[in-house]
């Protein structure tokens, strides 16, 4: 926040006026204006708030009430006579703390009561007419009996009162239709459903009661549970829809929780009453008071939501005759960028493109940016001072007029503003007062730098970040929006991703295991009828607001007003009749029947058969059998296995047999009989749409399993034993029980699959086959019904399907909606059980999945190759030593290389140097070089001192050319460019290894495929080869192969010096030594030569084979160089180069010494051996390729020797280094040796500044291990292996037994491709693509999260039964009163 009326009443507590008395103070008077409290009337049921409850006739819409009520308002009709009893208040008394209550006396009314009058009211009786019909209605007419009314006030005009009828408004009741979820809610109901009668209500009604009947609702979803106020509308959407129900309007419900009635026209009443309860407050403890989901405000809760404002001026409401009073309704103001709308924060000019910032290819350029400064202009806004509204016109007052004479109407006049000195406006001033937020990897508009370094962090999705981040953080710049911007939450959209519009189901999720079939859905041809669906017209309704269109008002707009349209809906009515429905008649083609044939492993029940197996008996016969990859368990001398005969038992039916047949599916196989069912064909005789599909239902339903009773030959879960194995609860073997078989019952599932529901119609062909028909006939063609294969169109994501559709259409059913959780849990039904059927959620992931492609892989397949295996020869692994590596050690043992593809590798030369490492000493623009400039003529060198040296100090010495100009040289000075073997080979270039000298890798055009991609490059041959041939939707081409290049094998030509010497000549002890020669060898240049060219055989060809011919060489003659696309983030930042990072009196530079050389050990690569095919001694031969002046050195001498001394030739086909194995002869005689040479001692030589750490060589002495090497492993296919020596690079020397070359001597073996390794092509599978060193499954420690169980303890909610029983209402009843009423 609801009062008002003194014009209903008795009155006078407060205020004002007046009067009377009194000098005055004061007292008195309801006399007047007014009026507290009280009686009475009207209102308080409106307005305002909220959304708890409600799934309901609550709401919406359309109807009905002939089954109803309605104060105030309007119209009409009639009326108001007389009387009475009380009671508030006031006064007196009392109780109580209070709230409040009690008693006594007295009193009024528009309070209440009684009597009278009264009908078109009400109740009852009988009659007619009309209307509507289920009851019924009628102000349509008359009739009869009975009952019931009233109030006054007044300004005298009226107002108010009573009764009735009608209207208006409001309310009540009933009905059709419409709008949520769950069936893991399927049955619900006892006043329940109906009837008769009564009560009750304004009114119908089980609304209530008595009796009677047993109904009523429900798969078109009853009952139950969950959620929820409903609508107009709002948001979204192309629409259909989806979500929502704030503000405004309509309806409903509620008012602290629950219940109850009273009053009243209306309530079961937000600011009324009573009771129960919870809570709060007061109290004298006895008892009382209260209800903001009204407006403000407070607390609490929360992410979060405002002022304890002004006014009744306007609009509206209540009361009043009115003035007026009341009104947190309302109108205004305040707070909040919460939303919508509008406006501003300035405009024009202004480049040497300022400064500053940032970036870069950095003397400079770009960008911020006309941006700023600066000049000019404008003044919305702002500030100051002025002016200043509309919203107000009525009522009422006064005046005038009209008039129906009515306080009725018209005109004039005056009064009234909360907002508010507000909107608006004038003047002045001056750019003055005013910009942020997010983003910048893609989606998505906008890019760079720095920092960070899988950290810090970002993130809507994909995903960024591990040292060059447009993705993190900062900066500069840019982009978007703008007084806002971004985030979060929610709804719709996109999502044709629940699909009516508008989806699917072979393999992606999805066809029920199959059939029968009620309900339901759908349904052949013709002709009538009807008009339910359908279509059209008309009428009513669909409130207003909203939305849409137009116009108008605030300066515009938002906003508001007016008009229109729309409101797709519902109801009624009048028509139309094509289609559907209903109904009648009819037809034969769908469907069925009949008759005649025919087919089959169709079903059920009997009977019969042979083979095999097992067992038993007998016989023959002897040592094994059996079994396996190999074995063992087992079995056998007590006679097995094997063989023969006989007997018994149970189960299954070889051949025929098939790509066949039958059945609805599951499924069905010896022969035969009986019973039963079905298909097909022919005839076209009969019925006349009888059909199709099918939720629920019913039936059938492999194997395994369960129950009862049989049976049991084989096989065989479980079980036992033997093997295998790391183990082996498996695979293999020997046994073996349920079971397998039969009868009856249950279970009800399978990859129950064609992963493809049923039915009907239509749509190119080819071919095989089964059954019928026609036909003599499986000649052949046709036709019907099946069973297959291939293919066209079409379809499909593709694979594929394709008249047996996955094509084109129609009808019906079933099923799907990301993966996992999960076919799980709970509930329910079924089952003896096992279990089946139905069937979720929480939570979690960003995928799961299909088809196809290219690779890779496979203890998949096919073909082929390689010293890959095999066949051989020789090694390694054992010993000693050398060398490299690991490890260890160390001050340092510098660094790198690490399966193959590191390890005698970088290193083709570590005593110093190298050198990068360590210890110590020293230097700090310092080395070299370049450019520019300047001046100078030194620097160097020598000597001495300190020092380990580097270095430091001192002393001496001091240009050249040119006439000149100047030039050169040298250092010095200045300026600019330092240096790093520090890090990153995962930032890089270059170079290299490897697969692999494997035969592959690609491109253009065309063709195929939606595409990835394929084809070409596959197939048949052939080759060393993607080499070539044939074939071919491919035709060509490129990089690889091969060839072209080099060496070598033969010949020719040319040329002959330093090479050669046949012939001729000369000379010597001897030698091409000399003259000469070019024949030969050789040298080094050019050529020739080999091509399957010829022959034979095979072959289409390519090509292959041949003791072929010829030839020096024969099928690539031998060898080399040469390494495709790519792989390994392979190797190298320490050759070099280079990005980034790091160090700068050091991580740079330099010097001395040390280290890289260590040594318990392990590995790799080698050398030498273990000996007689040998060692040692003596003698005699034969190369090639290289090197050489700081060099190679003949020769001579010395030395045992390394080597030294002397000397000569050679800048080299001229001189020189320069052979060994072999061969001849001798010796050793099988031993740790006359093998082997390590180790150690001694003495030396050489190089070098210097051989201690740490060189090589020589001599003497010493004389270790080792007697051919475990598992394992390497090389080699011919001038190869093996073996023998020679040379070179590096280099002072050399740790070289290494590397690279050269020649000498010179074998064995290859059946072959099964296996091991590696590789190539084709094909196949794949859940792999970091590609099998892949992927991936399960358990588990510890910790953490969630959940379950648990002796018990405790709290909350619900159901049912029973006990007590408030207020209140109804009924019955006693007393008082005429009555109203009062007390019980």
């Nucleotide at each position: 926040c609801a009062g008002u009326c003194g014009a209903a009443c008795g009155g006078u507590a407060a205020c004002a006026g007046g009067g009377u008395a009194g000098c005055a103070a004061u007292a008195c008077c309801g006399c007047u204006g007014a009026c507290g409290a009280g009686u009475g009337g009207c209102g308080c049921a409106c307005g305002g708030g909220u959304g708890c409850g409600u799934a309901a006739c609550a709401c919406g819409u359309a109807u009905g009430c002939a089954a109803u009520c309605u104060a105030c308002c309007c119209g009409c009709a009639a009326c108001a006579g007389g009387g009475g009893c009380a009671u508030a208040g006031c006064c007196c008394g009392g109780a109580g703390a209070a709230a409040u209550c009690c008693g006594g006396a007295u009193u009024a009314a528009u309070u209440c009561c009684c009597c009278a009058u009264a009908a078109a009211a009400c109740a009852g009786g009988g009659a007619u007419a009309c209307c509507a019909c289920a009851u019924g209605g009628u102000a349509a007419u008359a009739u009869u009996u009975g009952u019931u009314a009233a109030a006054a006030c007044u300004c005298a005009g009226g107002u108010g009162g009573u009764u009735g009828c009608g209207g208006a408004u409001g309310a009540g009741c009933a009905u059709g239709c419409g709008g949520c979820c769950c069936a893991u809610u399927a049955g619900c109901c006892a006043g329940u459903u109906g009837g008769u009668g009564a009560g009750g209500u304004a009114a119908c009604g089980g609304c209530u009661c008595a009796c009677c009947a047993a109904a009523g609702c429900a798969a078109c979803g009853a009952u139950g549970g969950g959620u929820a106020g409903g609508g107009g509308g709002u948001c979204u959407g192309a629409g259909a829809g989806g979500a929502c129900g704030a503000u405004c309007c309509c309806c409903c419900a509620c008012a602290c929780g629950g219940g109850u009635a009273c009053u009243g026209a209306g309530a079961c009443a937000c600011g009324g009453a009573c009771c129960c309860g919870a809570c709060u407050c007061c109290u004298a403890c006895g008892g009382g008071a209260g209800g903001c989901a009204g407006c403000a405000g407070u607390g609490a809760g929360g992410a979060a939501u405002a002022u304890u404002g002004g006014a009744c001026a306007a609009u509206g409401g209540a009361g009043g005759c009115a003035a007026c009073u009341c009104u947190g309704a309302u109108c205004c103001a305040g707070c909040c960028a919460u939303g919508c709308c509008g406006c501003g924060u300035g405009a024009a000019g202004g480049a040497u493109g300022a400064a500053g910032g940032c970036g870069c290819u950095a003397u400079g350029c770009g960008u911020u940016g006309u941006a700023a400064a600066c000049u000019u202009c404008u003044u919305u806004u702002c500030u100051a001072c002025g002016g200043g509204a509309a919203g107000a016109a009525a009522a009422a007052g006064u005046c005038c007029g009209a008039u129906u004479c009515g306080u009725u109407c018209g005109g004039a006049u005056a009064c009234u503003g909360a907002c508010g000195g507000u909107a608006c406006u004038g003047u002045a001033g001056g750019a003055a007062u005013a910009a942020g937020c997010a983003u910048c990897g893609g989606c998505u508009a906008a890019c760079u730098c720095c920092g960070u370094g899988c950290c810090a962090g970002c993130a809507g999705c994909c995903g960024c970040g591990g040292u060059a981040a447009u993705a993190c953080g900062g900066a500069g710049g840019a982009u978007g929006c703008a007084a806002g911007c971004g985030u979060u939450a929610u709804c719709c959209g996109g999502a044709u991703u629940c699909a009516u519009u508008g989806g699917g189901u072979u393999u992606a999720a999805a066809g029920g295991g199959u059939g029968c079939g009620c309900a339901g859905g759908c349904g052949g041809g013709a002709c009538g009828g009807u008009a339910a669906g359908u279509c059209a017209g008309u009428g009513g309704u669909g409130a207003a607001a909203u939305c849409c269109g137009g116009c108008a008002g605030c300066u515009c707009a938002a906003c508001u007003g007016c008009c229109g349209a729309a409101u797709u809906g519902c109801c009624a009515u009048u028509g139309a009749u094509a289609c559907u429905g209903c109904u009648g008649u009819u037809c034969u083609u769908g469907a069925g029947u009949a008759c005649a044939g025919u087919u089959g492993a169709a079903g059920u029940g009997g009977g019969c058969g042979g083979a095999a197996u097992a067992u038993g008996u007998c016989a023959u016969g002897u040592a094994g059998c059996g079994g396996u990859g190999a074995a063992a368990u087992g079995u056998g001398c007590a006679g097995a296995u094997a063989u023969g005969a006989c007997a018994u038992a149970g189960a299954a039916c070889a051949c025929c047999g098939a790509u066949u047949g039958c059945g609805a599916a599951g499924g069905c196989a010896g022969c035969u009989c009986a019973c039963u069912a079905a298909g097909c064909u022919g005839u076209u005789a009969c019925u006349g749409a009888c059909g199709c599909u099918c939720a629920g239902g019913c039936a059938c339903g492999a194997a395994a399993g369960c129950g009862u009773g049989g049976g049991u030959a084989u096989c065989a879960a479980a079980c036992a034993g033997g093997a295998u194995u790391a183990g082996a609860u498996a695979c293999c073997c020997u046994g073996g029980u349920a079971g397998u078989c039969c009868a009856c019952g249950c279970u009800g599932u399978a990859a129950a699959c064609g992963a493809u529901g049923a039915u009907c119609a239509c749509u190119c062909g080819a071919u095989g086959u089964u059954g019928g028909c026609g036909a003599u006939a499986u000649a052949c063609a046709g036709u019907c019904a099946g069973c297959g294969u291939c293919u066209a169109a079409g379809c499909a994501a593709a694979a594929g399907c394709a008249u047996u559709a996955a094509g084109u259409g129609a009808u019906c059913c079933a099923c799907c909606u990301g993966g996992g959780g999960a076919g799980u849990a709970c509930g329910a039904u079924c089952g003896c059980a096992a279990g089946a059927u139905u069937g979720a959620a929480a939570c979690u992931c960003a995928a799961a999945g299909g088809a196809a492609u290219u690779g890779a892989c496979g203890g998949g397949g096919g073909c082929c190759c390689g010293c890959a295996c095999a066949a051989g020869c020789g090694g390694u692994g054992g010993a000693g030593c050398a060398u490299g590596u690991g490890g260890u050690u160390u001050a340092a043992u510098u660094c790198g290389a690490u399966g193959g593809u590191a390890c005698g590798c970088g290193a083709g030369g570590a005593a110093c140097c190298u050198u990068a490492c360590c210890a110590g000493g020293g230097c700090u623009u310092a080395a070299a070089u370049g450019u520019a400039g300047a001046a100078c003529g030194a620097c160097c060198g020598c000597a001495c001192c300190g020092g380990a040296a580097a270095c430091g100090g001192u002393g001496c010495c001091u240009u050249u050319c040119g006439c000149a100009a100047g030039a050169a040289c040298g250092g010095u000075c200045u300026a600019c460019a330092a240096g790093g073997u520090g890090c990153u080979g995962c930032a890089u270039g270059g170079c290299u290894g490897u697969c692999g000298u494997c035969a592959g890798c690609u491109c253009g055009u065309g063709c195929c495929g939606u595409g990835a991609g394929g084809u070409g490059u596959a197939g048949g041959g052939u080759u060393a080869a993607g080499u070539c041939c044939c074939a071919u939707a491919a035709c060509g081409a490129g990089c690889g192969c091969a060839a072209c290049c080099c060496c070598u094998a033969u010949c020719u030509u040319u040329a002959g010096u330093u090479g050669c010497c046949a012939g001729c000549g000369g000379a010597u002890a001897a030698u091409g030594c000399c003259g000469g020669g070019g024949a030969c060898u050789c040298u080094a240049a050019a050529g020739a030569a080999a091509c399957u060219g010829c022959c034979c055989g095979c072959g289409c060809a390519a090509g292959c084979g041949g003791u072929g011919a010829g030839g020096a060489a024969g099928g690539a003659g031998g060898g080399g160089a040469c390494g495709a696309u790519g792989u390994c983030a392979a190797g190298u930042c320490a050759u070099c180069a280079c990005g980034g990072c790091c160090c700068u009196u050091a991580c740079g530079c330099u010097c001395u010494g040390g280290g890289c050389g260590a040594c318990a050990c392990a590995c790799g690569u080698g050398c030498u051996a273990c000996a007689a095919u040998g060692g040692c001694c003596g003698g005699u031969a034969c190369a090639a390729a290289g090197g050489g002046c700081a060099g190679c050195u003949a020769c001579a001498c010395a030395g045992c020797a390394a080597u030294g001394u002397g000397a000569u030739g050679c800048u080299a086909a001229u001189c020189u280094c320069u052979a060994a194995a072999a061969c001849c002869g001798g010796u050793c005689u099988c031993a740790g040796u006359u093998c082997g040479g390590a180790u150690u001692g001694g003495a030396g030589u050489c190089u070098g500044c210097a051989a201690c750490c740490c060189g090589a060589c020589u001599c003497c002495a010493u004389g270790a291990a080792g007697c051919u090497g475990g598992a394992a492993u390497c090389g080699c296919u011919a001038g190869u292996a093996a073996u023998c020596g020679c040379g070179c690079a590096u280099c002072a020397g050399c740790c070289a037994u290494g590397g690279c070359g050269c020649g000498g001597u010179g074998a064995a073996u290859a059946c072959g491709u099964u296996c091991c390794c590696g590789g190539g092509c084709c094909u196949u599978g794949u859940a792999c693509a970091c590609a099998c060193c892949g992927c991936c499954c399960g358990u588990c420690a510890a910790g953490c999260c969630a959940u379950g169980g648990a002796a018990g303890c405790u709290g909350g909610g619900g159901a049912u039964a029973c006990c007590u029983g408030a207020a209140g209402u109804c009924a019955g009843u006693g007393c008082c009163g005429c009555a109203a009423g009062g007390c019980g």